[in-house]
RNA sequence: UCGUGCUAGGCGGGGCGCUAGGGGUGCCUUGAACCCGAAAUCCUCUUUACGCGGGGCCGAAUCCCCGCCUGAGGGUGCUCGAUGGUUGGGUCAGCGCCGGAUACGUGGUGUUGAAGGCCGGGUCCUACGCGGCGGGAAACUGGUGAAUCGGGUCAGAUCCGGAAGGAAGCAGCCCUAAGCGAGUGACCCGGGUGCCGUAGGGCAGCCUGGCUGGAGCCGGCGACCCGGAACGCGCCGGUUGUCGACACUCGAAGGCGGGGGGCACGA
Numbered sequence: 001u002c003g004u005g006c007u008a009g010g011c012g013g014g015g016c017g018c019u020a021g022g023g024g025u026g027c028c029u030u031g032a033a034c035c036c037g038a039a040a041u042c043c044u045c046u047u048u049a050c051g052c053g054g055g056g057c058c059g060a061a062u063c064c065c066c067g068c069c070u071g072a073g074g075g076u077g078c079u080c081g082a083u084g085g086u087u088g089g090g091u092c093a094g095c096g097c098c099g100g101a102u103a104c105g106u107g108g109u110g111u112u113g114a115a116g117g118c119c120g121g122g123u124c125c126u127a128c129g130c131g132g133c134g135g136g137a138a139a140c141u142g143g144u145g146a147a148u149c150g151g152g153u154c155a156g157a158u159c160c161g162g163a164a165g166g167a168a169g170c171a172g173c174c175c176u177a178a179g180c181g182a183g184u185g186a187c188c189c190g191g192g193u194g195c196c197g198u199a200g201g202g203c204a205g206c207c208u209g210g211c212u213g214g215a216g217c218c219g220g221c222g223a224c225c226c227g228g229a230a231c232g233c234g235c236c237g238g239u240u241g242u243c244g245a246c247a248c249u250c251g252a253a254g255g256c257g258g259g260g261g262g263c264a265c266g267a
Base pairs, nucleotide, nucleotide: 001267002266003265004264005263006262009058010057011056012030013029014028015027016026020046021045022044023043024042034055035054036053037052063260064259065258066257067256068255069254070253073250074249075248076247077246079245080244081243082242083241084240085239086238087237088236089235092234094233095232097228098227099226100225104222105221106220107218108217109216116212117211118210119209120208121207122206123205124201125200126199127198128197129196130194131193133190134189135188136187139184140183141182143180144179150175151174152173153172158167159166160165
């Protein structure tokens, strides 16, 4: 150096989670990832922990170790920024809200006459009158009004009588009493009574007429100013989520460099 047979080793790794801790099953990532079986109230181990049970393949190079660079992805942060949810505050008072003031803008109104001044009227109150409405007692007018116990007239029928005649009297008709229900004009009383009248009072506000006066007046909206309330927004604070930045940390995979690599037999 070559051949044969072995052995170590390899046939994936990483992050999160779980755990006292390691590994696996779980989730995620990387990507060339041997098969079967069990594993969440879980499986298997103990700092020599980087899985367990069974099988297969490769096998000392295509393997292993170290360093540097790049770096998927994950984790952490009283960190920073943006943004959403939720909760609290009233010390800030910007928006919004309430009140006032002003008359700068705007709007309305005014020489078809503003503000101001003077004189009235109404609205309000009291009394009286008038009207209306309701109630009351009496009077008057007409109506109605009695099976029997009111009146008149009483057909028929009845009774008395020898007769003439007489008697009582139902129905009908007429009239009337009490009563009933209307109407009338005076009287008395009352009021949530009146586009009524007269007199007196009142006159703050509002409406309105006349005279005077001779250019302002009103304050709806906006600006400015003053004051206030409240917590709807802003603001301030707590808490929680999402995204991004930064820092730290773990780190698959890739690139570069260095190092290691066994045993037996035969030629």
About this RNA:
A computed fold for a 267-nucleotide RNA from an Acidimicrobiia bacterium, annotated as Bacterial large signal recognition particle RNA. The RNAcentral record of the sequence draws on ENA. Its Rfam family is "Bacterial large signal recognition particle RNA". The family's RNA type in Rfam is non-coding RNA gene. For this family Rfam cites "SRPDB: Signal Recognition Particle Database" (Rosenblad et al., Nucleic Acids Res, 2003). Gene Ontology terms of the family: SRP-dependent cotranslational protein targeting to membrane, signal sequence recognition and signal recognition particle, plasma membrane targeting.